[in-house]
Parts: sequence; structure tokens; C1' cells
RNA sequence: GGCGGGAUAGCUCAGUUGGUAAGAGCGAGGGAUUCAUAACCCCUAGGUCGACGGUUCGAUUCCGUCUCCCGCCA
Repeated sequence: GGCGGGAUAGCUCAGUUGGUAAGAGCGAGGGAUUCAUAACCCCUAGGUCGACGGUUCGAUUCCGUCUCCCGCCA
């Protein structure tokens, strides 16, 4: 340099034929329980869906450019 994959909550990851409110587990905070702690259970908070632009009535989803990460080839 070329090709392909990925970027979504603090971490690991789902998801979306474009449409009403974007999710799980772990973690964090609170509650309940216990003599107390842990585990289990309940609740809550936490998101510019990598950035910019385009298409569209409407974009996390489609298109383009860029940034970063991973793999293959040279």
C1' cells in the first nucleotide's frame, strides 16, 4: 500500500427488512435477607451507537470520506 472484519453503558458483547422507549451479563449505588459478611433476590443510575457529511418525512441501521483496532496478502 491492497483486501476483509470491527468501533454500541465503566468492561465483554448482542441488536436493528430504516420507524413509537437501544438491550444483556459483569461491574457501580441503594434495598431486602443475615447476629454479621458473602451468595441469591429486587430496584436505580449510567449511551453524542467512533467523527464528519450525504440520501430520506425519518439514520445506531443505507452511502461516502476520515480516525483507531484486528486479520490476510504484498
Molecule: transfer RNA
Organism: Deltaproteobacteria bacterium RIFCSPHIGHO2_01_FULL_43_49